RNAcentral holds the sequence, with entries from MGnify. This is a predicted structure of an 84-nucleotide RNA (c-di-GMP-I riboswitch aptamer) from a soil metagenome.

[in-house]
RNA sequence: AAAGGCAAACCCGGCGAAAGCCGGCGACGCAAAGCCACGAGGCUAACGCGCAGUCCAACGCGCCAUGCCAGUCGAGCCGCCGAA
Numbered sequence: 001a002a003a004g005g006c007a008a009a010c011c012c013g014g015c016g017a018a019a020g021c022c023g024g025c026g027a028c029g030c031a032a033a034g035c036c037a038c039g040a041g042g043c044u045a046a047c048g049c050g051c052a053g054u055c056c057a058a059c060g061c062g063c064c065a066u067g068c069c070a071g072u073c074g075a076g077c078c079g080c081c082g083a084a
Base pairs, nucleotide, nucleotide: 005030006029011024012023013022014021015020028071034077035076038074039073040072041069042068043067048063049062050061051060
């Protein structure tokens, strides 16, 4: 090189409080866009705590990851093809 691989956004369906995830559709891109939340970073805030509020509540505001993001970066693990 060639073969082969993955699939952003939009839209549809499902799950979830949300972030987001799964499936379909679809290709913006990707040489690890394979795996992994260990470090940095980012997103969300149900529960909880505080405040406010209330007859009691609810609604509201702030903090919080135990929830996420590997297609933000680093570390770690594993790995396909391979012509001239």